The RNA shown here (Bacterial RNase P class A) has 367 nucleotides and comes from a Planctomycetota bacterium.
RNA sequence: CCUGGUCUUCGGACGGCCGCCGGCGGCUUCGCGCCGCGGGAGGAAAGUCCGGGCUCCCAAGGGCAAGGUGGUGGGUAACGCCCACCGUCCGCGAGGACAGGGAAAGUGCCACAGAGAACAGACCGCCGGACGGCCGCACCCGCGGCGACGGCAAGGGUGAAACGGCGAGGCAAGAGCUCACCGCGAUCCGGGCGACCGGAUCGGCACGGCAAACCCCACCUGGAGAAAGACCGAAUAGGAGGAUCGCGUGGCCCGCGCCGAGAUCCUCGGGUAGGUCGUUGGCGGGUGUCCGCGAGGACACUCCUCGAGAAAUGGCCGUCACCGCCUCCGGGCGGCACCAGAACCCGGCUUACGAAGACCAGGCAUU
Numbered sequence: 001c002c003u004g005g006u007c008u009u010c011g012g013a014c015g016g017c018c019g020c021c022g023g024c025g026g027c028u029u030c031g032c033g034c035c036g037c038g039g040g041a042g043g044a045a046a047g048u049c050c051g052g053g054c055u056c057c058c059a060a061g062g063g064c065a066a067g068g069u070g071g072u073g074g075g076u077a078a079c080g081c082c083c084a085c086c087g088u089c090c091g092c093g094a095g096g097a098c099a100g101g102g103a104a105a106g107u108g109c110c111a112c113a114g115a116g117a118a119c120a121g122a123c124c125g126c127c128g129g130a131c132g133g134c135c136g137c138a139c140c141c142g143c144g145g146c147g148a149c150g151g152c153a154a155g156g157g158u159g160a161a162a163c164g165g166c167g168a169g170g171c172a173a174g175a176g177c178u179c180a181c182c183g184c185g186a187u188c189c190g191g192g193c194g195a196c197c198g199g200a201u202c203g204g205c206a207c208g209g210c211a212a213a214c215c216c217c218a219c220c221u222g223g224a225g226a227a228a229g230a231c232c233g234a235a236u237a238g239g240a241g242g243a244u245c246g247c248g249u250g251g252c253c254c255g256c257g258c259c260g261a262g263a264u265c266c267u268c269g270g271g272u273a274g275g276u277c278g279u280u281g282g283c284g285g286g287u288g289u290c291c292g293c294g295a296g297g298a299c300a301c302u303c304c305u306c307g308a309g310a311a312a313u314g315g316c317c318g319u320c321a322c323c324g325c326c327u328c329c330g331g332g333c334g335g336c337a338c339c340a341g342a343a344c345c346c347g348g349c350u351u352a353c354g355a356a357g358a359c360c361a362g363g364c365a366u367u
Base pairs, nucleotide, nucleotide: 001363002362003361004360005359006358007357008356009355010354011353012320013319014318015317016316017315018314020040021039023037024036025035026034027033042339046350047349049348050347051346052345053344054225055224056223057222066221067220068219069218070217071085072084073083074082075081086100087098088097089096090095101216102215106214107213108210109209110208123156124155125152126151127150128149131147133146134145135144136143137142164182165181167179168178169177183205184203185202186201187200188199189198190197191196229277230276231275232274239268240267241266242265243264244263245262246258247257248256249255284303285302286301287300288299289298290297291296322335323334324333325332326331
C1' cells in the first nucleotide's frame, strides 16, 4: 500500500435576527391582547418483531387443547436479548454460521437419475464347475468364446445420500470372514459447576438422512390494550318521585279512590357533548471508586421540567471547527449532508443512512 475481519465512537459548537408549540410570571383598555423569562426529536424517534412496567376484565387448584422456546453456565425486572464457554460445520487466516433436546417409542417422507433409497440391490464387472446348449480352432487328450446355471459385492457407473471407513491377511473371486487403526455402542477411570474433554477394557457392525414432518421430552405462556382506565359533567330531549290544579264518592270539609290525559313548580339519579387526570423524574443519564474475563453489579457525588390536540420542534446570517481544491503562503473559493421525524413509558432485536477511529489477518513492495 492492497484485500479482508472484528469492535467502538460520532451524527458539529457558539452568537444574532425572524417565526412556530407548550410552561411560568407581569401588565391589561379583559381583546384567548401585549411584554419578559425559560424549555422544545433520534441514533435510529422507523418496523411494531420479542420482553416488561402500568391499567381494566377474568381467574381456587389441577388437567386437556393451542402457541412458543430448546448446547452449558451466567447477566437482567424480563426476554426469543446480551456475555463467557462447549460442540459441529465453513474460511489459508483474522474470524464467521448454527431452530444446537430426542431418529436403537412409533408413524411418515427421501424428487430426478439409478439394478437397488431402508426387511435393499446386480446394469457393467469379478469368479466357479462334471455343462450334457451354440460357435470357432484342433481333430488324440482338449482349448477358447458366447450362453445357461451358480457364487460375489472388491472395482466401475447413478445419486444429496448406496446398508461403517481405510490398510493388511484371507479367498475361486469376495465379504467384519479375521486383525490393527478410526468411527459407533456398552461399562469404567480421570479432569471440568456444566455443556463437554482425555483415557482404558469389551463388543464385531447393527444403528442412512429428515423432527422450521407428525410425534416424544423439558421449560414458558390467562385476555385486552392509553380509543387501557379514573374523575367531573352541561344545554335540549327523555325517565323516576313529590306538591298544587282536575274527576268520583258524599250535603260539605277532612279522608278515600282515580290518577286515564294534561298544565305549573320542586327534587333526584343515569347517559351524551365537553373537560381534568392517567402523561412523563424514570427498572433515567453522567463522573469517580470498587467487584467481575465479560454482559453487568454495588456505593458516592452530580445532572435532567417537549409532551399534545391531526400534532410545534423551522428559516436566514455571522464566527469557529471539520473536509476538498487553489495559492503570490497573507489567504481565497466551495461543501457541511444522508436516513429520517416523538404521541403512555422503558429494555432489546431488526431494518434504513453518513462519517471517523482502534486492533487484527492474508498478500505485495522496500529497508

Record summary: The sequence is in RNAcentral, with records from ENA.